[in-house]
RNA sequence: AAUCAAGCCUAACGCAAUAUAGUUCCGUGAACCUUGUCAGGACCGGAAGGUAGCAGCAAUAAGCGGAUUUCUAUAUGUGCCGUUAGCCCACUUGGUUUGA
Numbered sequence: 001a002a003u004c005a006a007g008c009c010u011a012a013c014g015c016a017a018u019a020u021a022g023u024u025c026c027g028u029g030a031a032c033c034u035u036g037u038c039a040g041g042a043c044c045g046g047a048a049g050g051u052a053g054c055a056g057c058a059a060u061a062a063g064c065g066g067a068u069u070u071c072u073a074u075a076u077g078u079g080c081c082g083u084u085a086g087c088c089c090a091c092u093u094g095g096u097u098u099g100a
Stems, first nucleotide, its partner, number of pairs: 001097007009086006015079002017076006024067005034059004042051003
């Protein structure tokens, strides 16, 4: 000096991270217009019994709050983790060849 490979730089795909929303779990939650059970009382009946059903209790709907684990979706000036392609203008590392 030449050449090859890799890095550097860029792009794409994938994966991870972060944030948000939904899901999930827990709690709370409708005097009546949800459900179940319906004390008391009311009604029907000669009676047996039946009917509707307030309060209460329980379970929940919509909603609200919390928990972070799972799962889903979206996003990014996060990562350089993986693969491929580009970039050969320069720089770095290693190999080979040639010359001084």
Bacterial small signal recognition particle RNA from a Candidatus Cloacimonadota bacterium, 100 nucleotides, folded computationally.
Of the family's consensus pairs, 97% are formed in the model.
NCBI's taxonomy places the organism under Bacteria, Pseudomonadati, Candidatus Cloacimonadota.
It matches the Rfam family "Bacterial small signal recognition particle RNA". From the family's description: The signal recognition particle (SRP) is a universally conserved ribonucleoprotein involved in the co-translational targeting of proteins to membranes. It is annotated as a non-coding RNA gene.
It was read from a public genome assembly, where an Rfam model found it.